[in-house]
């Protein structure tokens, strides 16, 4: 002085898989029916909504496990986009491996 891996932080991009069944609960708004002191007030439906319960299918790229090709300091250990779905998630939002780019931290090599 160049400044590697790894870290943090902004931006950007960024897949899959039921807006699924039933049930409970509800605002607005519509429509029926009764009542009524014509202002209205009662019930049922509709349509929308709940991190609400309960079953079913699925999907994996938060995380987690597991095996492994390889690697390594080779008792043992690390170690996937490859498997399992505990978790998660399945309309949109949020997340999201991982990529790119820009700052910071670091501080290999020489």
């Nucleotide at each position: 002085a160049c400044g590697a891996a790894u870290c943090u932080c902004g931006c950007g991009g960024g897949a899959g898989a039921g807006a699924c069944c039933g049930g409970c609960u509800u605002a607005c708004u519509c429509u029926u029916u009764g009542c009524c002191u014509c202002g209205g007030c009662a019930a049922g439906g509709a349509c929308g909504g709940g991190c609400c319960c309960g079953g079913c299918c699925c999907c994996g790229a938060a995380g987690g496990c597991g095996c492994a090709a390889c690697c390594g300091c080779c008792c043992c250990g690390g170690a996937a986009a490859c498997g399992c779905u505990c978790a998660g998630g399945g309309c949109a939002a949020a997340g999201g491996a991982c990529c790119g780019c820009g700052a910071g931290a670091g501080g290999a090599u020489g």
The RNA shown here (Glycine riboswitch aptamer) has 110 nucleotides and comes from a Hyphomonadaceae bacterium.
It matches the Rfam family "Glycine riboswitch aptamer". About the family: This family represents the bacterial glycine riboswitch.
The coordinates come from a structure-prediction model, not an experiment, and the mean pLDDT is 77.